Background
Predicted 3D model of a 178-nucleotide RNA (Lysine riboswitch aptamer) from Oceanobacillus profundus. Model confidence (mean pLDDT): 79 of 100. NCBI's taxonomy places the organism under Bacteria, Bacillati, Caryophanales, Bacillaceae, Oceanobacillus.
[in-house]
RNA sequence: AGUAAGGGUAGAGGUGCAAAGACCAUUAAUACUUACAUGGAGGAGAAUGAGCUCUGAAGAAAUGUGAGGAAAGGGGGAUUUGCCGAAGUGGAAGAAGACUCAUCUUCUGAAGCUGGGCCUGUUAUCAAAUAGAUACGGGACUGUCAUAUAGGAAACUAUAUGGAGGGCUAUCAAGCUU
Numbered sequence: 001a002g003u004a005a006g007g008g009u010a011g012a013g014g015u016g017c018a019a020a021g022a023c024c025a026u027u028a029a030u031a032c033u034u035a036c037a038u039g040g041a042g043g044a045g046a047a048u049g050a051g052c053u054c055u056g057a058a059g060a061a062a063u064g065u066g067a068g069g070a071a072a073g074g075g076g077g078a079u080u081u082g083c084c085g086a087a088g089u090g091g092a093a094g095a096a097g098a099c100u101c102a103u104c105u106u107c108u109g110a111a112g113c114u115g116g117g118c119c120u121g122u123u124a125u126c127a128a129a130u131a132g133a134u135a136c137g138g139g140a141c142u143g144u145c146a147u148a149u150a151g152g153a154a155a156c157u158a159u160a161u162g163g164a165g166g167g168c169u170a171u172c173a174a175g176c177u178u
Stems, first nucleotide, its partner, number of pairs: 001177003007172005014084001016083005023076002032068007042055004047103005087114003093108005115142002118139004123135004144163008
């Protein structure tokens, strides 16, 4: 000085990603509690079935009227924090739980896939929702690298095509070669 693959460190994409508490709207003329009236035998224990327990003619469920009246999840903008496979999706495998059992519910979560945000579909799912999120399609935009063409002394710029984040840029040490 060069160099294949690998390792470490620091960065870039931008309406960038995520989290937290407070606030705000919605959830909600709701759930629930209570009074009265109707009603007349069931009702509750997350949902279904079977048990078991509790409750009910001292009036269950349900309906109506009146009074009181939430919360969680999700959402919004600002603030703070952590970051750039940030994160999203996915769900192998495992654990815990409801009075018991079987389905089931909740939590942790491997492989795989996605460069990024935006708009969109009378597509599907979740959701109280026409909010929003996710998946699958479509569209232009944008960052990065490679290739080709053109300009340029070069760095680079423009256009086109293509790839993927295990990437890209910079840098450090080591190994090898001279």